[in-house]
Context: one part of a larger RNA
RNA sequence: GAUUGAACGCUGGCGGCAUGGCUAAAACAUGCAAGUCGAACGAGAACCUACUUCGGUAGGGGACAGUGGCGAAAGGGCGAGUAACGCGAUUGAACGUAUCCCAAGGUGGAGGAUAGUGUCGAGAAAUCGGCAGUAAUACUCCAUGUGCUCUUCGGAGGAAAGAUUUAUCGCCUCGGGAGCGGCAAUCGUCCUAUCAGGUAGUUGGUGGGGUAAAGGCCUACCAAGCCGAAGACGGGUAGCGGGUGUGAGAGCAUGACCCGCCGCAUCGGGACUGAGACACUGCCCGGACUCCUACGGGAGGCUGCAGUAAUGAAUCUUCCGCAAUGGGCGAAAGCCUGACGGAGCAAUGCCGCGUGUGGGAUGAAGCAUCUACGAUGUGUAAACCACUGUCAGGACCUAGGAACAAUGACCAGGUCCAGAGGAAGGGCCGGCUAAUUCCGUGCCAGCAGCCGCGGUAAUACGGAAGGCCCGAGCGUUAAUC
Repeated sequence: GAUUGAACGCUGGCGGCAUGGCUAAAACAUGCAAGUCGAACGAGAACCUACUUCGGUAGGGGACAGUGGCGAAAGGGCGAGUAACGCGAUUGAACGUAUCCCAAGGUGGAGGAUAGUGUCGAGAAAUCGGCAGUAAUACUCCAUGUGCUCUUCGGAGGAAAGAUUUAUCGCCUCGGGAGCGGCAAUCGUCCUAUCAGGUAGUUGGUGGGGUAAAGGCCUACCAAGCCGAAGACGGGUAGCGGGUGUGAGAGCAUGACCCGCCGCAUCGGGACUGAGACACUGCCCGGACUCCUACGGGAGGCUGCAGUAAUGAAUCUUCCGCAAUGGGCGAAAGCCUGACGGAGCAAUGCCGCGUGUGGGAUGAAGCAUCUACGAUGUGUAAACCACUGUCAGGACCUAGGAACAAUGACCAGGUCCAGAGGAAGGGCCGGCUAAUUCCGUGCCAGCAGCCGCGGUAAUACGGAAGGCCCGAGCGUUAAUC
């Protein structure tokens, strides 16, 4: 000098765009953050209409709940762990893939349940049980087999579902594609030798198992290998990259915001479902903690958005909207979406604008200084005269963000009114380093980044006047180059 997710002190007018728990991956009250489909299914309250023997019946209607499908593995958060094929670069072969696209073939027959429901019961609750009975694109069986899998090449195995507004949407099998994902290899990837030897599934082989898939991934047997001063093993620290800061560069430091990858979801373990998870707002078990309880037993997980308390030098609203972009479901209308779009708070940063403009001297007053009946500085500064209308304030209108008939949370645009009014401070002035005098103090009180000032004439302390630098900021502290 540059820079910062900064903090602190003094000060503070407006706007745009960004950024905002770096500390306790410590604990969390409350609300919201993942639903949707009646064009898969049965049942059906309120209500409406018609009839009525006034008990109801029929039609419409469709709430709540349930079965079923898809989604919930995305999106959002955080960086604890991890020195590792985790990440980055370059390659590879032994794999999977719901939804989407292309192509081929098929969609025949039969059946038994179950939730919801009714009824009875247990329990404080969470919830649970008995009996009766019902539907499906839920479940099961038979048939068929273009292709598919296995094969001792004889053969064997194995599928489907319908719906409606009648034109579509579905369903099953197989082949290909796109995109996405799993796996492997080589190279690179911090400090420490006051860590020198480490390793028995360890290294390799054969048989078997397992997986979507190669593989000690697992297992039985066999062999005795494998890694290591080019640092194994151990210890410490740490998410990695694109990037970011600085620097002429080499380099050094760093990894907030945004993007890609990885890991995690109170701590530890486990599997289930599924195309995909060993699953943040799913399940089970164990631990710690908190809460409810009728003491028998139960419930919970903000490292989502707000917010609380704690900690800390320190970091925001329990806001508005699905109008846009995107996502889920749906044929669609649409519903959901704390993703997202916005507004709010904070000078936290960057950028822009303003706090007036022109004239105005017998150079007012005040204050300060001096060579002191006077002069000099502040200073065209003020007063005064003439103007302008940025921002802020008020009234009205409305392009655009809206594609697309409709649709704007919020922003943005235009015209007019009033009127200099509401809008300047901070640090410094001995040298480095731009800017000096007076008074007070008297090695005291104090200053200080370094050198150093202060013991009676202090340009260095404190005040004042003047000046210098920057300016809605200015300084200090911390940190990096």
Small-subunit ribosomal RNA, 5' domain from a metagenome, 481 nucleotides, folded computationally. Its mean pLDDT, the model's own confidence on a scale to 100, is 84. The full RNA is in RNAcentral, with records from SILVA.